[in-house]
């Protein structure tokens, strides 16, 4: 890097360095940011994904309102919101002879991301 799988509306911030941007990715919005973006370091922190442990069932496995020792990951705003499909909702616009088009509300699903395992 590929592939499978399982989450993703929850959670967690100070200081220093830096010095203009960020918020995956393409558009179209929208936040954040010189009241200091990114990024880099210290320290703190969240979190049970995987290892260990512990407790229970159970028969060598599983389960967890445990446990943060260890391996990662995190620590503004649902993965910031939308975009493709299907469905919903409207005394909304448009147009037809009828079929439709567009905005919008509502749930799902699909591509994509990111993370952890596994395997190549």
């Nucleotide at each position: 890097g590929a592939u499978u799988u399982a989450u993703a509306a929850a959670g967690a911030c100070g200081a220093g360095g830096g010095g203009a941007g960020a918020g995956a990715a393409u558009a179209g919005g929208c936040u954040c940011u010189u009241u200091g973006a990114a990024c880099c370091u210290c320290g703190g922190g969240c979190a049970a994904c995987c290892u260990g442990u512990c407790a229970a069932a159970a028969c060598u496995u599983u389960u967890g309102u445990a446990u943060a020792a260890g391996g990662u990951g995190c620590c503004a705003a649902u993965a910031c919101c939308u975009a493709c499909c299907c469905c919903c909702u409207g005394u909304g616009c448009c147009a037809u002879a009828a079929c439709g088009g567009c905005c919008u509300u509502u749930g799902g699903g699909a591509c994509u991301u990111a993370u952890a395992a596994a395997c190549c």

SAM riboswitch aptamer (S box leader) from Jiulongibacter sediminis, 120 nucleotides, folded computationally. Its mean pLDDT, the model's own confidence on a scale to 100, is 83. RNAcentral holds the sequence, with entries from Rfam and Ribocentre. Its Rfam family is "SAM riboswitch aptamer (S box leader)". Its family is annotated with regulation of gene expression in the Gene Ontology. NCBI's taxonomy places the organism under Bacteria, Pseudomonadati, Cytophagales, Leadbetterellaceae, Jiulongibacter. Of the family's consensus pairs, 97% are formed in the model.